[in-house]
């Protein structure tokens, strides 16, 4: 200077005019009007996932089902955060991983191919055998017959071979030898992996070394399934109080031989239990509370690689319910184009200044935290990687 990886921050500011919504304070009989204080995020979203709170009788065993999946470890709690192994990408900072178990068991491998998992003969090699040809012997007057041998080809047969060829993501380790008719872990040396065992390192996941065996076990668990841990239900329209309305009927069906509830979906197994289902008609869809101080957020110090925890100390009013938090304006800032002069520096390249013109996102609480994922104009800070120069 030029590419790059990580983390963090910030999301315009100020007036002025008009407008909303909680409070509050005045003024009014009330309705309301006036003044002032406050009045969305980084994600307030998505509602994915963990949890506070509530209520269901503090929720029982079994089974189903669900969920999660390296290992420690950090939380209130996670599928979330850290630090590490391992497996993969990158030259590097770093990134990325739904990462037990395929050697308990069954299932499944599209398309191409002979054959896709008890492998498998489609071409190719090799063995035998039948034909044909040639040559020899033999029998025969002759046509021929019949037996041996040869040598390359063809077409069918019977077989052996997994070395080569072709297919496909994948074809039963790899690669030289020995062996053999051809040929293979059939056997041998090396190499790769598996499994078991033993020694050292580490909380651990796992790593380093030694050695055995049997020659090799394909892939898929986001397929069943195995193993480990682990999960009551419904959810602020949760729950509680208050005031108002109304008009009752018809079927079923139970009142200790017990309907129907609850504890979870079944089962047991405990409790509650006099009403419970459904249909026709009727009313009513207001208020107050839960509601925002909280696993709270800032700095400091101390543990701890960290994530986070202790302790001091500070600091701090959003609570709406058809659901406010908003518009216009004017300066000032920021960004970027275009123009002009002016500077630093040998250069590459940079800095302010004026002057015109465009831009400013994504989105908005609705109990309440902590994550995760997604959207997002633009800038700004730190740490570190790689090139290349230059003293």
């Nucleotide at each position: 200077u030029g590419g790059g990886u990580u983390g963090g921050c910030c999301a315009g500011g100020u007036g002025g005019c008009c407008g909303c919504g909680c409070g509050u304070c005045a003024c009014g009989a009330a309705a309301g009007u006036g003044g002032c204080u406050c009045g969305a995020g980084g994600a307030a979203c998505g509602u994915c996932c963990g949890g506070g709170c509530u209520c269901c009788g503090c929720a029982g065993a079994g089974c189903a089902c669900g969920g999660u999946g390296g290992u420690g470890g950090g939380u209130a709690a996670c599928g979330c955060c850290c630090a590490c192994u391992c497996g993969g990408g990158g030259u590097a900072a770093c990134c990325c991983g739904c990462a037990g178990g395929a050697a308990a068991g069954u299932g499944c491998c599209a398309c191409a191919g002979a054959a896709a998992a008890u492998a498998g003969a489609c071409c190719g090699c090799c063995u035998g055998g039948u034909u044909g040809c040639g040559g020899u012997g033999c029998g025969g007057c002759a046509a021929c017959g019949c037996a041996c041998c040869g040598a390359g080809g063809a077409u069918g047969c019977a077989g052996g071979u997994a070395a080569g060829g072709g297919u496909g993501a994948a074809a039963c380790g790899g690669c030289g030898g020995u062996g053999u008719a051809a040929g293979a872990g059939a056997c041998c040396a090396c190499c790769a992996g598996u499994u078991c065992c033993c020694c050292g390192g580490g909380u651990g996941a796992c790593c380093g070394g030694g050695g055995a065996a049997g020659c090799u076990a394909g892939g898929u668990a986001a397929a069943c399934c195995c193993c480990a841990c682990u999960g009551g239900g419904a959810g602020c329209a949760a729950g509680g109080c208050c005031a108002g309305a109304c008009a009752g009927g018809g079927c079923a069906u139970g009142u200790u031989c017990g309907a129907g509830g609850a504890c979870u979906g079944c089962u047991c197994g405990u409790c509650c239990g006099a009403g419970u289902g459904u249909c026709c008609g009727g009313g009513u869809a207001g208020g107050c509370u839960g509601c925002u101080g909280g696993a709270g957020g800032g700095c400091g110090u101390c543990g701890g690689c960290a994530a986070c925890g202790g302790c001091g100390u500070u600091c701090g009013u959003a609570g709406a319910u058809g659901g406010a938090u908003g518009g216009c304006u004017a300066c000032c800032g920021c960004u970027c184009c275009u123009g002009g002069a002016c500077u630093g520096g040998c250069a590459a390249c940079g800095g302010g200044c004026c002057a015109g013109g465009a831009g400013a996102a994504c989105a908005g609480a609705a109990c309440c935290c902590g994550g995760c994922g997604u959207a997002u104009c633009g800038g700004c800070c730190a740490a570190c990687c790689c090139a290349u120069c230059c003293a």

This is a predicted structure of a 391-nucleotide RNA (Bacterial RNase P class A) from Paenarthrobacter sp. Z7-10. Rfam family: Bacterial RNase P class A. It is annotated as a ribozyme. The prediction has a mean pLDDT of 76. It was read from a public genome assembly, where an Rfam model found it. The organism belongs to Paenarthrobacter, within Bacteria.